[in-house]
RNA sequence: GGGAGUAUAGUAUAACUUGGCAGUACUACGGGCUCCAAACCCGUUGAUCGGGGUUCAAAUCCCUGUGCUCCCA
Numbered sequence: 001g002g003g004a005g006u007a008u009a010g011u012a013u014a015a016c017u018u019g020g021c022a023g024u025a026c027u028a029c030g031g032g033c034u035c036c037a038a039a040c041c042c043g044u045u046g047a048u049c050g051g052g053g054u055u056c057a058a059a060u061c062c063c064u065g066u067g068c069u070c071c072c073a
Base pairs, nucleotide, nucleotide: 001072002071003070004069005068006067007066010026011025012024013023020056028044029043030042031041032040049065050064051063052062053061
């Protein structure tokens, strides 16, 4: 330099195929239980990598940028 893949919460991950209220687990926080703590139970907070486009509607489709991974040179 060329090509392919990938990016969702603090962590992991689903929804992408087929556009239609962004979900689950752990963590964190609050409460219950307990003499206390752990475990267990209940509840709460929090996310679509940046920009642009298409559309009534975008995590999803298109363009572009950035990071990461792989292949070729």

This is a predicted structure of a 73-nucleotide RNA (transfer RNA) from a Methanobacteriota archaeon. Rfam family: tRNA. About the family: Transfer RNA (tRNA) molecules are approximately 80 nucleotides in length. By type it is a transfer RNA. Its family is annotated with triplet codon-amino acid adaptor activity in the Gene Ontology.